Transfer RNA from a Candidatus Nomurabacteria bacterium, 74 nucleotides, folded computationally. It was read from a public genome assembly. It matches the Rfam family "tRNA". The source organism's lineage runs through Bacteria, Bacteria candidate phyla and Candidatus Nomuraibacteriota.

């Protein structure tokens, strides 16, 4: 320097051909159970969905820059 993938909860990730409530798992807090404590089982809070502009009524999804990781060419 050209291409590709990826970036969504504190962590691994899902997810929609654009549509009304954005989700799992694990961790955190809490209830309950026990004589306790683990486990298991109930609840909950936690996300401007990398950033900015754009096209739409309507964007997490689509286009455009940008910034991070990764990889392949050179």
């Nucleotide at each position: 320097g050209u291409c590709g993938g990826c970036g969504u909860a504190g962590c691994u990730c899902a997810g929609u051909u654009g549509g009304u409530u954005a989700g799992a798992g694990c961790g955190u807090g809490g209830g309950a159970c026990u004589c306790a404590u683990a486990a298991g089982c109930c609840c909950a809070a936690g996300g401007u969905c990398g950033g900015a502009a754009g096209u739409u009524c309507g964007a997490u999804c689509c286009u455009u820059c940008c910034c991070g990781c990764c990889g392949a060419c050179a």